[in-house]
Molecule: transfer RNA
Organism: candidate division Kazan bacterium RIFCSPLOWO2_01_FULL_48_13
């Protein structure tokens, strides 16, 4: 240099063009002397970034930037 793979919620990941989720962790609540469990709820995301395609893009195309891995 050249192929691949990855990047979405504080952690781990789902999501192959139609409303951005789960499971942990966080907060509030009920229960309890209390704490944990447990139960009902609440918050938390410009989807790396920048275009571009399309009514519509995390999902496609195109640049780029970071990690991983193979070739030379």
């Nucleotide at each position: 240099g050249c192929c691949g793979g990855g990047g979405u919620a504080g952690c781990u990941c789902a999501g192959u063009g139609g409303u951005a989720g789960a499971g942990c962790g966080a907060c509030u609540g009920u229960u309890u002397u209390g704490u944990a469990a447990a139960c009902a709820g609440u918050a938390a995301g410009u989807c790396g970034c920048a275009g571009g395609u399309u009514c519509a893009a995390g999902u496609c195309c195109u640049g780029u930037c970071c990690c991983c891995g193979g070739c030379u």